[in-house]
Context: one part of a larger RNA
RNA sequence: CGAUGCUGAAGGAACUAGGCAAAUUGCUCGUGUAACUUCGGAAGAAACGAGACCCGUUAGUGGGCAACCAUUAGCGGGUGGCACAGACCAGGGGGUAGCGACUGUUUAGUAAAAACACAGGACUCUGCGAAAUCGAAAGAUGACGUAUAGGGUCUGACGCCUGCCCGGUGCCGGAAGGUUAAGAGGAGAUGUGCAAGCGUCGAAUCGAAGCCCCGGUAAACGGCGGCCGUAACUAUAACGGUCCUAAGGUAGCGAAAUUCCUUGUCGGGUAAGUUCCGACCUGCACGAAUGGCGUAACGACUUCCCCGCUGUCUCCAGCAUCGGCUCA
Repeated sequence: CGAUGCUGAAGGAACUAGGCAAAUUGCUCGUGUAACUUCGGAAGAAACGAGACCCGUUAGUGGGCAACCAUUAGCGGGUGGCACAGACCAGGGGGUAGCGACUGUUUAGUAAAAACACAGGACUCUGCGAAAUCGAAAGAUGACGUAUAGGGUCUGACGCCUGCCCGGUGCCGGAAGGUUAAGAGGAGAUGUGCAAGCGUCGAAUCGAAGCCCCGGUAAACGGCGGCCGUAACUAUAACGGUCCUAAGGUAGCGAAAUUCCUUGUCGGGUAAGUUCCGACCUGCACGAAUGGCGUAACGACUUCCCCGCUGUCUCCAGCAUCGGCUCA
């Protein structure tokens, strides 16, 4: 000097990115227990008290023929210690907000989470030799199942809901029409031959799916405007005009895990608050199953605050053990 433990005056988070680490709490019994809530919970909420040993005593339970032994729940009195759940073992607690409903799963060796999964919801395909998948095929899985079944995709408990757009892309439907291959067809042209013939080229016309076309479909991929004016202070604009669009963002939420300007503005908390909470709305660039907004319970998740507690700190000190270092 380092590591691992132990202790510490006064203060008690002033430390720090952050209470990281440590400390506090810890058991049993009794009392008592809020908001909120899906009425199950929240809850061991929180908070408060008791606990050893000795003597006496009440009521029981089990065993025993009995003496008695074991044991449960009390009541009264006393004794000792700094300390009686005496060591060890053994929850710190509360409030707010975000995200995800939950228990689960995950990056074997930097990430355990808000990521994945999930029950529930929806769309879509599939009538059975099913669809889908593997395979060159036979064949197999699906399934010894049969639409309350099986596959795919999205969403993700529950509650309230899920608006407008089918112009583009996709998918589905459409006995017409247009286009369209091989093929059919053969007007005609041409080579060769004396010729019969044998060849080559070839216009109309008939030819499928597809595409065009006509419709449907957004819990399919996706999309969801601009400018100008206007009210008897001002400001603002319920109102009007105009351009464009397939349609111009509804409900709800909003400086948000989304807000650039921005430490927005106001309020709360602090002596002092770029974080936090509640509002406002000027949403650079929220928004409805790429789900929207809430939500009890849950979380080794994230944020902020408070109580308790402490060597985290003010500010370091001592002790023990191990190692290093120096000397022998």

This is a predicted structure of a 328-nucleotide part of an RNA (large-subunit ribosomal RNA, domain IV) from Bombella intestini. Its Rfam family is "Bacterial large subunit ribosomal RNA". The coordinates come from a structure-prediction model, not an experiment, and the mean pLDDT is 89. Lineage of the source: Bacteria > Pseudomonadati > Pseudomonadota > Acetobacteraceae > Bombella. It was read from a public genome assembly.